[in-house]
Notes: This is a predicted structure of a 73-nucleotide RNA (transfer RNA) from Trichonephila inaurata madagascariensis. RNAcentral holds the sequence, with entries from ENA and Rfam. Rfam family: tRNA. By type it is a transfer RNA. Rfam describes the family as follows. Transfer RNA (tRNA) molecules are approximately 80 nucleotides in length. Taxonomically the source falls in Trichonephila inaurata (Eukaryota, Bilateria, Arthropoda, Orbiculariae).
This record gives sequence, C1' cells and structure tokens, in this order.
RNA sequence: GCCGCUAUAGCUCAGUGGCUAGAGCGUUGGUCUGUAAAACCAAAGGUCACAAGUUCAAAUCUUGUUGGCGGCA
Repeated sequence: GCCGCUAUAGCUCAGUGGCUAGAGCGUUGGUCUGUAAAACCAAAGGUCACAAGUUCAAAUCUUGUUGGCGGCA
C1' cells in the first nucleotide's frame, strides 16, 4: 500500500428496515439473616464509534472517516 472482518450498557454479547434497543455477569437499593454469603424483588446505566446518503421509517442498507483484529505484498 491492497483486501477482509469488526465497533450496541462497566464487561461478554443478542437484536430479519417498523412498539419505548435487550439478555447474562457486574453495580446500587430492598426482602431474608444474629452478621455475611446464597436466593428472590427492584432500580440505575446507551450520542447503537463519527459524518453523510437512501427510505414514510435505519442499530440494521450504501459511501466516507477513525479505532481494533486478521490476511497478502
């Protein structure tokens, strides 16, 4: 330099163009307990990397940029 994959919650990841974007773990609070753990209940936490485009409608499709991973030279 060229090509491919990838970017969604603190972490690991789902999410077929259409309801208010979800799960597990973690965190916080509560119930329980002599205390803690476990269990159960609840809550907080998101510019879906950034910009533009297509569409009635985009996390999802297209293009570019940036970061990460891999391959070729």